[in-house]
RNA sequence: AACCACCGUCGGGGGCGGCGCGCUGCGCCUGAGAAGUACCCCUUGAACCUGAUCCGGUUCGUACCGGCGUAGGAAGACCCAUGAUUGAACCU
Numbered sequence: 001a002a003c004c005a006c007c008g009u010c011g012g013g014g015g016c017g018g019c020g021c022g023c024u025g026c027g028c029c030u031g032a033g034a035a036g037u038a039c040c041c042c043u044u045g046a047a048c049c050u051g052a053u054c055c056g057g058u059u060c061g062u063a064c065c066g067g068c069g070u071a072g073g074a075a076g077a078c079c080c081a082u083g084a085u086u087g088a089a090c091c092u
Stems, first nucleotide, its partner, number of pairs: 001086002004083002008078003011042004016036001017029005048073003054067004
C1' cells in the first nucleotide's frame, strides 16, 4: 500500500411452502426465516430466480434430502481502530 473479515452509517435484493381437520380458522412438518417492530443476502454473490408440472431417494404427507450446480441470471457504497493474507521501500 492493496485486499478480505469485524464494528458503524446510509441504501438495496429476496422468499414466505406443504400436509391434515370439525376449514373466516386451528394444528402439524422442514428451515435462519413459511407476513415477521422479523429472517437471510448484497459481486470472495447457493440470499433468491430460471431450468422444473425435471431426475433419484425418503415420508402419514410433503417443494423434506440429494442431483442438476465449475449451468444461466441476481442486489453496494463509505469509514475509526483491530486482525488475517500478499506485496513494496528502508535497515540488519
Annotation
Predicted 3D model of a 92-nucleotide RNA (TPP riboswitch aptamer (THI element)) from Saltatorellus ferox. It was read from a public genome assembly, where an Rfam model found it. Its mean pLDDT, the model's own confidence on a scale to 100, is 80. Lineage of the source: Bacteria > Pseudomonadati > Planctomycetota > Planctomycetia > Saltatorellus.